Predicted 3D model of a 72-nucleotide RNA (transfer RNA) from a Candidatus Parcubacteria bacterium. It was read from a public genome assembly. Its Rfam family is "tRNA". The family's RNA type in Rfam is transfer RNA.

RNA sequence: GCUUUCGUAGUUCAACGGAUAGAACAUCGGUUUCCGGAACCGACGAUGCAGGUUCGAUUCCUGCCGAGAGCA
Numbered sequence: 001g002c003u004u005u006c007g008u009a010g011u012u013c014a015a016c017g018g019a020u021a022g023a024a025c026a027u028c029g030g031u032u033u034c035c036g037g038a039a040c041c042g043a044c045g046a047u048g049c050a051g052g053u054u055c056g057a058u059u060c061c062u063g064c065c066g067a068g069a070g071c072a
Stems, first nucleotide, its partner, number of pairs: 001071007010025004018055001027043005048064005
């Protein structure tokens, strides 16, 4: 340089183009306990950036940024 895959919560992953973007772990609070842990209940928290298509975009298209793989 060319081709290709990917980018969503602090972490690991979901989400036919359509309901308030969901789950686990973590964090915080509560219940329980003499205290802690465990268990149970609750809360917080995310679509890489800029455009385009569409009634509607995490999803489709383009460019950029970043990460991985292959070829040279």